[in-house]
Context: one part of a larger RNA
Molecule: small-subunit ribosomal RNA, 3' major domain
Organism: uncultured Planctomycetota bacterium
RNA sequence: UGACGGGGGCUCACACAAGCGGUGGAGCAUGUGGUUCAAUUCGAAGCAACGCGAAGAACCUUACCUGGGCUUGACAUGCAAGGAUUAGUCCCAUGAAAGUGGGAUGACGGCCCUUCGGGGUCGGAACGAGCACAGGUGCUGCAUGGCUGUCGUCAGCUCGUGUCGUGAGAUGUCGGGUUAAGUCCCUUAACGAGCGAAACCCUUGUCGUUAGUUGCCAGCGGGUCAUGCCGGGGACUCUAGCGAGACUGCCGGUGUCAAACCGGAGGAAGGUGGGGAUGACGUCAAGUCCUCAUGGCCUUUAUGCCCAGGGCCACACACGUGCUACAAUGGCCUGUACAAAGGGAACCGAGACCGCAAGGUGGAGGCAAAUCGCAAAAAGCAGGCCCCAGUUCGGAUUGGAGGCUGCAAUUCGCCUCCAUGAAGUUGGAAUCGCUAGUAAUCGCGGAUCAGCUACGCCGCGGUGAAUAUGUUCCUGAGCCUUGUACA
Numbered sequence: 001u002g003a004c005g006g007g008g009g010c011u012c013a014c015a016c017a018a019g020c021g022g023u024g025g026a027g028c029a030u031g032u033g034g035u036u037c038a039a040u041u042c043g044a045a046g047c048a049a050c051g052c053g054a055a056g057a058a059c060c061u062u063a064c065c066u067g068g069g070c071u072u073g074a075c076a077u078g079c080a081a082g083g084a085u086u087a088g089u090c091c092c093a094u095g096a097a098a099g100u101g102g103g104a105u106g107a108c109g110g111c112c113c114u115u116c117g118g119g120g121u122c123g124g125a126a127c128g129a130g131c132a133c134a135g136g137u138g139c140u141g142c143a144u145g146g147c148u149g150u151c152g153u154c155a156g157c158u159c160g161u162g163u164c165g166u167g168a169g170a171u172g173u174c175g176g177g178u179u180a181a182g183u184c185c186c187u188u189a190a191c192g193a194g195c196g197a198a199a200c201c202c203u204u205g206u207c208g209u210u211a212g213u214u215g216c217c218a219g220c221g222g223g224u225c226a227u228g229c230c231g232g233g234g235a236c237u238c239u240a241g242c243g244a245g246a247c248u249g250c251c252g253g254u255g256u257c258a259a260a261c262c263g264g265a266g267g268a269a270g271g272u273g274g275g276g277a278u279g280a281c282g283u284c285a286a287g288u289c290c291u292c293a294u295g296g297c298c299u300u301u302a303u304g305c306c307c308a309g310g311g312c313c314a315c316a317c318a319c320g321u322g323c324u325a326c327a328a329u330g331g332c333c334u335g336u337a338c339a340a341a342g343g344g345a346a347c348c349g350a351g352a353c354c355g356c357a358a359g360g361u362g363g364a365g366g367c368a369a370a371u372c373g374c375a376a377a378a379a380g381c382a383g384g385c386c387c388c389a390g391u392u393c394g395g396a397u398u399g400g401a402g403g404c405u406g407c408a409a410u411u412c413g414c415c416u417c418c419a420u421g422a423a424g425u426u427g428g429a430a431u432c433g434c435u436a437g438u439a440a441u442c443g444c445g446g447a448u449c450a451g452c453u454a455c456g457c458c459g460c461g462g463u464g465a466a467u468a469u470g471u472u473c474c475u476g477a478g479c480c481u482u483g484u485a486c487a
Base pairs, nucleotide, nucleotide: 001487002486003484004483005482007481008480009479010478011477012476013475015471016470019434020433021432022431023430026324027323028322029321030320031319032318033317034315035314042053043052064310065309066308067307068306069305070304073133077132078131079130082127088105089104090103091102092101093100094099108123109122110121111120112119113118135299136298138297139296140295144293145292146288147287148286149284151282156195157194158193159192160191161190162171163170164169175186176185177184201276202275203274204273206244207243208242209241210240211239212238216233217232220231221230222229247270250264251263252262253261254260326427330386331385332384333383334382335381336380342374344372348366352361353360354359393424398419399418400417401416402415403414404413440463441462442461443460444459445458446457
């Protein structure tokens, strides 16, 4: 100087408390351990591994296993004898395919003829022995770059000069206030500065202005069973550019004549308005050699490459994360409203007809989309049935019949219909999330993607609470101080 303490003081945080909803019990989905297996490819391991890499494992992917094949190789550059000015296409045999073997055609070149269109004839590789080298998702993340997690969006981490100390170092950065903040003020052997904090950026909340199509429709005219449908209009909504607005600016009180705090006014918004992006010096030899790059090592008829099938989906069991429930604030039936944000050409696919339905007719009208369509929002509201039961709750499991994608759904896809109708009556010890448009609850979209095991992830809106204004305790963190046999 640090680190640590079941030392102290001050302070903060969904850390506790106060509340609301879960997990832990059930079924299923998914990841992991374990076990099994020819293989169940590999990585991730307290928080910070375990719906993680994987934003899509039937083949492919694929790295694993079994079997069949190849050896200058699936891919790159170069040397190089022969062939050669110089692509390919098709057929047969064999085979599971990859491949192997054989054949046809003949772009091309030489010569001849030509009416310049072409014709005839001859040649003949389909490759390549051999080298350098390629290749490796083989090892080392404790050799590395890059990228990332974490403490933590915590308020810290440092420097120059000066001063003090023999020195390591200290001071500044301490103290008194204050703040979300090393934020600001005062004091001060310190005076300043940098990286962080804040601000600048995006979005949302109010208004003005500009613009008015594909959006809008108040007033005017026309038309329809109906619809901004048409003329027209720019008012309104909206769209998207520009600007205004919030700064403790104003008032009162408290405070050290300070910083600031408390209350109030005005205002759409008030003290960082809400949300996001943004992550200091560093820590964990944290993670990744399987994104990529890369040193070293290893491999070279194999640890490389091609192919078929299988496996990654196994199943006594254990754990994590979720979904669906156990019901009446509910289930079912009928009717009827109101979103936002997205994606659409190998695409979105209306209406009509067929089918109970999934779906089909189907390259269908329309739409490269504020125009068309995906699209039905759901919870809600209105009416009706159920009457507290293992039920009209719950939907697992199983049987049957179909649909779709795809070369192919047996291992191993999703969906529909009929039948079947399991556990489960609110969950032990324990444990998690959340302070407001939040929790809870309800649906909608997107990436990946032929299809989909999505209940995952990332977004979007609808409905919309309770509780706390405290810091004794648990956990973590910051500053000061103290002890230490630790570094």